Source information:
This is a predicted structure of a 1491-nucleotide RNA (small-subunit ribosomal RNA) from an uncultured bacterium. RNAcentral holds the sequence, with entries from ENA and SILVA. The coordinates come from a structure-prediction model, not an experiment, and the mean pLDDT is 81. It matches the Rfam family "Bacterial small subunit ribosomal RNA". Rfam links the family to the GO terms ribosome and structural constituent of ribosome.
RNA sequence: GAUGAACGUUGGCUGUGUGCCUAAGGUAUGCAAGUCGAACGGCCUGCUGACUUAUUGUCGCUUGCGACUUUAAGUUAGCAACGGCAGUGGCAAACGGGUGAGUAACAUGUAGAUAACUUGCCUUGAAGUCAGGAAUAGCUUAUCGAAAGGUAAGGUAAUACCUGAUAGUCUCUUUUCACUUCGUGUGUUUAAGAGUAAAGCUUUUGCGCUUCAAGAGAGGUCUGCAUCCUAUCAGCUUGUUGGUGAGGUAAUAGCUCACCAAGGCUAAGACGGGUAGCUGGUGUGAGAGCACGGUCAGCCACCGCGGAACUGAGACACGGUCCGCACUCCUACGGGAGGCAGCAAUUAGGAAUCUUGCGCAAUGGGGGCAACCCUGACGCAGCGACACAGCGUGGAGGAGGAAGGUCUUCGGAUUGUAAACUCCUUUUAUAUGGGAAGAAUAGAUGACGGUACCAUAUGAAUAAGGACCUGCUAACUACGUGCCAGAAGCAUCGGUAAUGCGUAGGGUCCAAACGUUAUCCGGAUUUACUGGGCGUAAAGAGAUGCGUAGGCGGUUUGAUAAGUCUUGAGUUAAAUACUUCGGCUCAACCGAAGAGAAGCUUUCGAAACUAUCAGACUUGAGACAUAGAGGGGUGAACGGAAUUCCGAGUGGAGUGGUGAAAUACGUUGAUAUUCGGAGGAACAUCAGUGGCGAAGGCGGUUCACUGGCUAUUGUCUGACGCUAAGGCUCGAAAGCGUGGGUAGCAAAACGGAUUAGAUACCCGUGUAGUCCACGCUGUAAAUGAUGGAUGCUAGGUGUUUGGUAGGACUACUUUCUUUCUUCGGAUUUAAGGUGGAAUUACUGAGUGCCGCAGUUAACGCAUUAAGCAUCCCGCCUGAGGAGUACGGUCGCAAGGCUAAAACUCAAAUGAAUUGGCGGGGACCCGCACAAGCGGAGGAGCGCGUGGUUUAAUUCGACGGCAAUCGAAAAACCUUACCAGGGUUUGACAUGUAUCUGCAUAUCUUUGGAAACAUUGAUAGCCUUAGAGGGUGAUACACAGGUACUGCAUGGCCGUCGUCAGCUCGUGUCGUGAGAUGUAGGGUUAAGUCCCGAAACGAGCGUAACCCCCAUUCCAUGUUACAAGUGUCUUGGAAAACCGCCUCGGUAAAACGAGGAGGAAGGUGGGGAUGACGUCUGGUCCGCAUAGUCCUUAUGUCCUGGGCUACACACGCGCUACAAUGGUCGGUACAAUGGGCAGCCAAAUCGUAAGAUGGAGCAAAUCCUCAAAACCGAUCUCAGUUCGAAUUGUGGGCUGAAAUUCGCCCACAUGAAGUUGGAUUCGCUAGUAAUCGUGGAUCAGCCAUGCCGCGGUGAAUACGUUCUCGGGUCUUGCACACACCGCCCGUCAGGCCAUGGAAGUAGGUGAUACCCGAAGGUGUCCUGCUAACCUAUGGUGUAUUUAUGCACUACUGGUUAGCGGGAUAACUAAGGUAAUGCUUAUAACUGGGGUU
Repeated sequence: GAUGAACGUUGGCUGUGUGCCUAAGGUAUGCAAGUCGAACGGCCUGCUGACUUAUUGUCGCUUGCGACUUUAAGUUAGCAACGGCAGUGGCAAACGGGUGAGUAACAUGUAGAUAACUUGCCUUGAAGUCAGGAAUAGCUUAUCGAAAGGUAAGGUAAUACCUGAUAGUCUCUUUUCACUUCGUGUGUUUAAGAGUAAAGCUUUUGCGCUUCAAGAGAGGUCUGCAUCCUAUCAGCUUGUUGGUGAGGUAAUAGCUCACCAAGGCUAAGACGGGUAGCUGGUGUGAGAGCACGGUCAGCCACCGCGGAACUGAGACACGGUCCGCACUCCUACGGGAGGCAGCAAUUAGGAAUCUUGCGCAAUGGGGGCAACCCUGACGCAGCGACACAGCGUGGAGGAGGAAGGUCUUCGGAUUGUAAACUCCUUUUAUAUGGGAAGAAUAGAUGACGGUACCAUAUGAAUAAGGACCUGCUAACUACGUGCCAGAAGCAUCGGUAAUGCGUAGGGUCCAAACGUUAUCCGGAUUUACUGGGCGUAAAGAGAUGCGUAGGCGGUUUGAUAAGUCUUGAGUUAAAUACUUCGGCUCAACCGAAGAGAAGCUUUCGAAACUAUCAGACUUGAGACAUAGAGGGGUGAACGGAAUUCCGAGUGGAGUGGUGAAAUACGUUGAUAUUCGGAGGAACAUCAGUGGCGAAGGCGGUUCACUGGCUAUUGUCUGACGCUAAGGCUCGAAAGCGUGGGUAGCAAAACGGAUUAGAUACCCGUGUAGUCCACGCUGUAAAUGAUGGAUGCUAGGUGUUUGGUAGGACUACUUUCUUUCUUCGGAUUUAAGGUGGAAUUACUGAGUGCCGCAGUUAACGCAUUAAGCAUCCCGCCUGAGGAGUACGGUCGCAAGGCUAAAACUCAAAUGAAUUGGCGGGGACCCGCACAAGCGGAGGAGCGCGUGGUUUAAUUCGACGGCAAUCGAAAAACCUUACCAGGGUUUGACAUGUAUCUGCAUAUCUUUGGAAACAUUGAUAGCCUUAGAGGGUGAUACACAGGUACUGCAUGGCCGUCGUCAGCUCGUGUCGUGAGAUGUAGGGUUAAGUCCCGAAACGAGCGUAACCCCCAUUCCAUGUUACAAGUGUCUUGGAAAACCGCCUCGGUAAAACGAGGAGGAAGGUGGGGAUGACGUCUGGUCCGCAUAGUCCUUAUGUCCUGGGCUACACACGCGCUACAAUGGUCGGUACAAUGGGCAGCCAAAUCGUAAGAUGGAGCAAAUCCUCAAAACCGAUCUCAGUUCGAAUUGUGGGCUGAAAUUCGCCCACAUGAAGUUGGAUUCGCUAGUAAUCGUGGAUCAGCCAUGCCGCGGUGAAUACGUUCUCGGGUCUUGCACACACCGCCCGUCAGGCCAUGGAAGUAGGUGAUACCCGAAGGUGUCCUGCUAACCUAUGGUGUAUUUAUGCACUACUGGUUAGCGGGAUAACUAAGGUAAUGCUUAUAACUGGGGUU
């Protein structure tokens, strides 16, 4: 985007379309095919006339006659050009209508053939329409039956039926000629012979009938091409394929039959299975395609299911016949009837699909001369928002931006010109009036329909919803809810601030509809023809050796014209689609015209390419000759080293094995060692990204046989080539079969260890096997994870093996030459010849590495391509299920090959990136370890925490980063907790309104635990005089909350970590994430600095700047100091920078080591300072703050209690356990600080705590004892003269208050504890350790805490293997809430689909046999019969006795027909038997998925 749709919510009108997709299930009722009297006889009805009979009444009267009249019956004639009825007859009923079950087929589509055919009605042309005859229905009578329906007798008509005549341009047989596509052809050709027609009715513009020919339209048959899925369907076929003859048909034909032959189809998919009506077209799509085939139109098939024929021009017949079956109905039980897939309707099924309507007015059809009749075709109406199209639900103005709603930062915003209100309009609706076209033809004729349309009236009057609002995707807020309820197309949303759930306000999109569901196409280049891929994502078969079919194929000449291109013609129905114009007011819809159209058929041409045929060529391919390398293959023979075993000797205690051991072997002599022997297997060194082979693979030596490869030059063949489905063959290891062999090794097995276990890794034994021969198996990460062939496209550098050219030098040799000679020879020169050769260049064939262009998602590949191209084959299409099940096939088996589905998921995968991680690697750092010193963990006590308890034990903090933490002070207060008692605009703030007094202070009464309530007295405000200020009361707004959320937040803080890192701009590289910079080489405490480099710079950190300390100088001098000085105080300055020297380092440096000088030396020592970020770290109880909650309480006031509890556990400390000590006595030396509700001196009292006292000091002035140390004495290793807990008594101090619950003193008491398990903490120098001292908080103090100050004052660091933490680089990764990650399998529970399966139940196919309806055909028997013939007889007639003629009964006969019976083959249905396929189900069972 679309739909024959359905469902949900909603619903005003009109037009045009459309409407059982399911049960081709079953159907009540009505209708859907009749018509013709101008084919026929008859019956009925009406009208008119006449007659006859009977009859009513009246009149005349002759009383039974006449006239008139009524009614009935009958006869006859006419009219209704015959009104109705059944029948005979004709035509129609084979069309029209419905449905899509079947059908994969000449069914359909398209193009052809029919020289192999038919054709009623219609049109045209030619000819004819003569003479006779016999029946029969209706009807009447009789009769059978419940009915349906018959039977018999009698008689009757025709355009019904029959006989005869005539006829040729008809048919048949024979024959002649012409044409001809040579055919079973065509022709009004020639001649002869034979055969065959007819129907009448009517008087009208007549209609029919027969024969022949032609036409139109219609049909039959045949053919080419096209037409779904499946190979887990590979072979099918006996009338099958063909021939001859016969039959049969309108016609060809195995269409049927007899005989003969053995054929026919198939990998270009036969046969089988599944599904399906086909097409024009419809939907979608840029197109190519894909999906569909409803309405409309063409064709086909079917009409309950199956079979069959009849009639006819046409049927094997929807509303005909016969038979069988199933079903339904009627029945008197004997028999009968039926076929809605026609229109309506009904039932069932289903998510789902309409009225038992009107009309033949129009269009069309049937009959008829016609009028006319019939027509559920059709035209209309009805129902359904089912679809498409159109219209409306009002328009203009209108700001106090109303009220209400919603939100709010409380200011406002929004709904919103929206409404109200004013003016206007009337489409639509309602009412009234008028009122068509469609009708053709002069008149008449309209279902729709009083419809469309027009006019008038009334009045905004009658008319808006649905979905959505996180992203994709247009549209946001509030409330409710709280992983609940729910949403969801995908990603996902919801766990207390949900733009995602529900509701509301607002908004967005569509709009009489809007959404949802289902289905199709698109997006999807996601089956790739257009238009994809296969090194690692899915994908190259293990190999190509051989090679079939197939596909593709070198150069050149000529021919042909199949492909190809081109011209013309035919066709491609209409409708649809497109263009234009027109008609309904527009549109949808409809009409007209036009333009086309792939394809198929045919035709005139072209000849480049492909193809075919013919000829030529040599470059592809091949052959021969010469040479070369090689673990190529097969077989045979031989060899040495080693292991093991056997025999013998020597020897004498272990051996062996491991991380360490043990099992094991060994005094019956092992191991070790020497000699000899046996046997099997494998072939060290050479040996190499070296060689050979198609791959698997191939390695001692020699011989025999044998395959392939390469090079050089010449000759020859002449495209002989490439690939290769199916097929053949080879194919590691393991395994299997038979028979051998077995030294070593070694699955299984046994034993020993290891371990929580150890059916493993390690050790000791050890069987199959490994080896050989012959068979089988046919798979591997069978890998270069890279199919084969050919050509082209920069290089560099190795290596193997050839060729060509050169080659210093050199060996041998021939000839010549020089000198010497002992004549043997030695030496020398030159020219050749045959070899070797370091090495150089070029050129083949292999095999490696690097690398440009190019390519690739990237990694990478890159003349050995994964580049650029051509040809051929194989393979892939999300992950799992699964390379599994079933089937088939191969195999002895194990198993192999081929190869799904259900179901589940929204991923699975590749390459690369950044991190993190690793019992990966490299480098480096840190009290990290190590080296040391001192502690903790054990004891008692203190403090904190947990737990428990409690009315309450307020709250927070919980590894490191909670636990002497918030808290630098819980008896009350603090205080937040608990109990009880009060209070409600409040303890505190602001405002408004009202009111009354008035600020307020002091004292006081009563109740009470207090708060609070209550009584009285005294003094009494400012002012600009105002509704002033201030204050109180009442009422309202509001206050208040240490209530909740630190996972809503700010701020602040902890931590990694004072670790050296973290980033940016521009540039460059990369498709990108990202990288580079920031990696590398050095160096540093440091991303500190240097060098270098596609980087160049910069920022936050580091360092420095700041403070304190150490040295000197200057200034300063109060209260220090006897002076005087400058110890000291305060303020400033200088000094240190690898600056100097030596060495190391390098291209040069950075930097490092040592030294000098210096108070200080390599950041001099401390402090402050804390990058980007992490821990959703901590804090809502410091403060601030959003939201929520409480409001006579979760606020506030008070009293008392609690936070101080106590079986226990943990953390941090203090004091100790003692002699480096305790106690006693004596003697020395500090610094930082603090002080007025304060520090407090002297002096006095007290054992002491302390008291009295009050000098001095708002402080360098006054106050504040330093201790360890040192010198003596004593204690003498003990639970002590250690240790001090605990308890008792008595005191002191603070404070309203010391019981819960303070500190101190004295005396008495004198517990545990004798150095502390596993484990663990701090510290690298003025540090640890040890000693005292000050301060904050504070009335006092549970301080042994915290923050400072000084005194005394060590030990050790080899070093970086290990532990912990951290940094940089690199590597692997399936991790990314990041290893506290991810994740595999069994088992147990639930659920789901599925395989096997003893069986059970259906469907379907085919086989054999039995039975066999109807039917047509054949044969036999039998019976009957009107037409024709016959004419003894009969009758009539004519004439002449007799005969002729005509008619005719009987008889007989010909041809033919009809009836009955029997039978033969065919044959539907049915039965029996065995069987194939398929479906459903199933005890039990297998694996799979999910949770």